About this RNA:
A computed fold for an 86-nucleotide RNA from a Nitrospirota bacterium, annotated as c-di-GMP-I-GGC riboswitch aptamer. The source organism's lineage runs through Bacteria, Pseudomonadati and Nitrospirota.
[in-house]
RNA sequence: ACCGAUAAGAGCAAACCCGUCGUAAGGCGGGGGCGCAAAGCGACCGAUCCUGGAGCGGAACACACAGGAUAGUGGCGCUGCCGAAG
Numbered sequence: 001a002c003c004g005a006u007a008a009g010a011g012c013a014a015a016c017c018c019g020u021c022g023u024a025a026g027g028c029g030g031g032g033g034c035g036c037a038a039a040g041c042g043a044c045c046g047a048u049c050c051u052g053g054a055g056c057g058g059a060a061c062a063c064a065c066a067g068g069a070u071a072g073u074g075g076c077g078c079u080g081c082c083g084a085a086g
Stems, first nucleotide, its partner, number of pairs: 002086001003083002011036002016031006034072001040078003044075003047070006055063001
C1' cells in the first nucleotide's frame, strides 16, 4: 500500500412519524434504526426522478431543450479513523 476480523473506540442513519421550507422531485430539524469501512465531501460522465414552456400531434405519453433533485443509483475526483489474517 492492497485489503477489511463476530477486533476496539468512535461515527453516519433507510422505511415510518412529527415540524418546517419547496409548485414538485426533494431539503432541513426532532424521533426512529434498515443498513453502511467512506452512508465523509464534490452533480464531472451515465442513470433515475421533478418542474417548465416550445415543437410534433385531435389529444396524451415519449423524445429534444432549459432549470432543478438524488453522493444510501453505477462510475469518477478529493479527503479520512482503526489494524487481525493474507